[in-house]
Context: one part of a larger RNA
RNA sequence: AAUCAACGCUGGCGGCGUGCCUAACACAUGCAAGUCGAACGCGACUUUCCAGCAAUGGAAAGUUGAGUGGCGAACGGGUGAGUAACACGUGGGUGACCUACCUUCGAGUGGGGGAUAACGUCCCGAAAGGGACGCUAAUACCGCAUAACAUCCUGCCUUUGAACAGGCGGAGAUCAAAGCCGGGGAUCGCAAGACCUGGCGCUUGAUGAGGGGCCCGCGGCGGAUUAGCUAGUUGGUAGGGUAACGGCCUACCAAGGCAACGAUCCGUAGCCGGCCUGAGAGGGCGGUCGGCCACACUGACACUGACACACGGGUCAGACUCCUACGGGAGGCAGCAGUCGGGAAUUUUGGGCAAUGGGCGAAAGCCUGACCCAGCAACGCCGCGUGAAGGAUGAAGUUUUUCGGAAUGUAAACUUCACAAGAAUGGGAAGAAUAAGUCGGGGUUAACACCCCCGAUGAUGACGGUACCAUUUGUAAGCUCCGGCUAACUCCGUGCCAGCAGCCGCGGUAAUACGGGGGGAGCAAGCGUUGUUC
Numbered sequence: 001a002a003u004c005a006a007c008g009c010u011g012g013c014g015g016c017g018u019g020c021c022u023a024a025c026a027c028a029u030g031c032a033a034g035u036c037g038a039a040c041g042c043g044a045c046u047u048u049c050c051a052g053c054a055a056u057g058g059a060a061a062g063u064u065g066a067g068u069g070g071c072g073a074a075c076g077g078g079u080g081a082g083u084a085a086c087a088c089g090u091g092g093g094u095g096a097c098c099u100a101c102c103u104u105c106g107a108g109u110g111g112g113g114g115a116u117a118a119c120g121u122c123c124c125g126a127a128a129g130g131g132a133c134g135c136u137a138a139u140a141c142c143g144c145a146u147a148a149c150a151u152c153c154u155g156c157c158u159u160u161g162a163a164c165a166g167g168c169g170g171a172g173a174u175c176a177a178a179g180c181c182g183g184g185g186a187u188c189g190c191a192a193g194a195c196c197u198g199g200c201g202c203u204u205g206a207u208g209a210g211g212g213g214c215c216c217g218c219g220g221c222g223g224a225u226u227a228g229c230u231a232g233u234u235g236g237u238a239g240g241g242u243a244a245c246g247g248c249c250u251a252c253c254a255a256g257g258c259a260a261c262g263a264u265c266c267g268u269a270g271c272c273g274g275c276c277u278g279a280g281a282g283g284g285c286g287g288u289c290g291g292c293c294a295c296a297c298u299g300a301c302a303c304u305g306a307c308a309c310a311c312g313g314g315u316c317a318g319a320c321u322c323c324u325a326c327g328g329g330a331g332g333c334a335g336c337a338g339u340c341g342g343g344a345a346u347u348u349u350g351g352g353c354a355a356u357g358g359g360c361g362a363a364a365g366c367c368u369g370a371c372c373c374a375g376c377a378a379c380g381c382c383g384c385g386u387g388a389a390g391g392a393u394g395a396a397g398u399u400u401u402u403c404g405g406a407a408u409g410u411a412a413a414c415u416u417c418a419c420a421a422g423a424a425u426g427g428g429a430a431g432a433a434u435a436a437g438u439c440g441g442g443g444u445u446a447a448c449a450c451c452c453c454c455g456a457u458g459a460u461g462a463c464g465g466u467a468c469c470a471u472u473u474g475u476a477a478g479c480u481c482c483g484g485c486u487a488a489c490u491c492c493g494u495g496c497c498a499g500c501a502g503c504c505g506c507g508g509u510a511a512u513a514c515g516g517g518g519g520g521a522g523c524a525a526g527c528g529u530u531g532u533u534c
Base pairs, nucleotide, nucleotide: 001533002532003531005530006529007528008527009526012384013383014382015381016380017379018377019376020342026339027338029337030336031335034071035070036069039068040067042065043064044063045062046061047060048059049058050057051056078295079294080293088219089218090217091216092215093214094213097212098211099210102208104206105205106204107203108202109201110144112142113141119134120133121132122131123130124129150174151173152172153170154169155168156167157166179200180199181198182197183196184195187194188193221267222266223265228258229257230256233255234254235253236252237251238250239249240248270292271291272290273289274285275284276283277282297318298317299316300315301314320331321330322329323328348374350373351372352371356370357368358367359366360365387417388416389415390414397408398407399406400405422473423472424471425470426469427468431463437457438456439455440454441453442452443451478523479522480521481520482519483504484503485502489518490517491516492515493514499506500505
C1' cells in the first nucleotide's frame, strides 16, 4: 500500500459499487420456459342469427380447456467439484468437416393413401399410472410423379510430391414438398368455390454472416526421499464408424512408442483478459465484470434434435429423503428468494416487465427471479454535515502548584447570522424510442380492396410523489495513542505484584512504559486489532 475480510468500541446523511472465501452439506414453500387458434380436430361458456309452441337443434363470432402439430426448451442463470489436459492463452491448419433461425440469389410447391391422440364405452390400480374396443383432423405420417448448377458413379483436362479438390462432359443412378391468412372488377357457379391478386409458409440447391467440431507449433505449478513407463501399447494393410481426420473401433501383420530437454507416479490447481504490490525487474492473486472450459445428488448410457449425451428431459444402478391401502410409487436449489447445518463470517421467502435483451407469434400480445429497481449490511471507495463570526474581569468546575500562580481556554456562557446534511409541508422530472389505430403521399395490382414503404399524429414508468426546487425547523463524535523507533507529559495509585509489550524492553517506593485523573498528539463516521499478499 492492498483486502469478497472478521473482531472490539463508536456511529448523522448521500452517491456508486460489493456481499457463503467454510459443507460440489442436506433442503420445507413459492417462483425461475414457454408460446402459436394465421397448422389441426374436439369439449365448455358467452353473444348474435335461423328453425321450432316449447324442450331443443343448426350456423357464425369471441373467450377458454386439455390434446395432436410447429418453434423454443443446447440460450439465458448457477457453481469450481473434477481437470496439469490441446483444458486455457496465442499463432496457424481443415486438400478431413457441420451449421436451425437470419442474409442474398435460383428452381419447384403436382397427385394420392393409411392411421392416431384428444373424445366415447369398459376394465385394472390406494396412488403414480396403465390396458382393451370404437370414432376423427392436420403444415403429423407414408407411397407415387417430377429432378438439377444437388449427391453418387464415370470420362477427359488442370493443379499438386500425391489424391477423393477444381474445370468441362456423360446415353447412367438416387433423393422433394404443405398448406394457412387477407382482398377482389369482369367471367363460371345456387353456394362453397373456381379464377385473379398480395402476404406468410413448405421443398431443393447455391451465397454470406454468425456459431461450432477436429488437428498442429509455442507458452504458463511443486516433488527424483517418484526412474523407468506402455499390449490398442507404436506403426502398417483392410474394413467398420463419424458431419469429419484418426487405434476412434475390429481383424490380420510388424515390434514398436515415450523418458534426466524429467516419461511414469504423487501432490496441488479450473485457464485467461486482468487485479494487488513494486521505481522497475519481479512477486502474489484469478472474488465482482468479460472470454473459454468443466459440472448439475453419485456413476454409466443412449434417445430426440441443426446443435445435448442435455441443471429445472429419459433409462439403469447406487446413496439419501418422502408417500403408501405394503402391492408399489415420488424427488434432486452449484437458478431467485428462503431454511437447517458448518463457520470468525456473507442479505429480502420484496416490486416490475417501464427500459435493455431473449423465446414464441403476421400482429395484438404472452412468458422471462435474465434484467431493471427497491430492501438489509460503515463491507469498500468517494462526497457532505455535526455550524460560522464576535465574545476576558480569562467565570464556575476540574487538574496542578514553589500557594504567588499556571493549565483546560475564545473553549463555554452570552450576542448576531442561518449558507450546509436530514425532517415536515407544498410543487415536481428525465429515463419513451415507438406499436396498434387514424390521416396524407408513393409502390404493387385489372383494381380506388388487401398488402408493402415513407411522413404526420398517436397509448404505455416498477423505481415514485423518487431525484430536484421552494418554505419552515435547527436533532449528529468517536476511536487509538503520548519511553525510543513515533507526533504527543504531568499528578495519584501500585511496588518484579497487578499488569504492558510490534521490536528494544518497562514494573523490586519518587514508573513520562502498569491502572486512574488532568493535559496533549493523530485520524475521524470512523478508529483500532487480527488474518492474508506485495
The part of an RNA shown here (small-subunit ribosomal RNA, 5' domain) has 534 nucleotides and comes from an uncultured Acidobacteriota bacterium. The coordinates come from a structure-prediction model, not an experiment, and the mean pLDDT is 82. RNAcentral holds the full RNA, with entries from SILVA.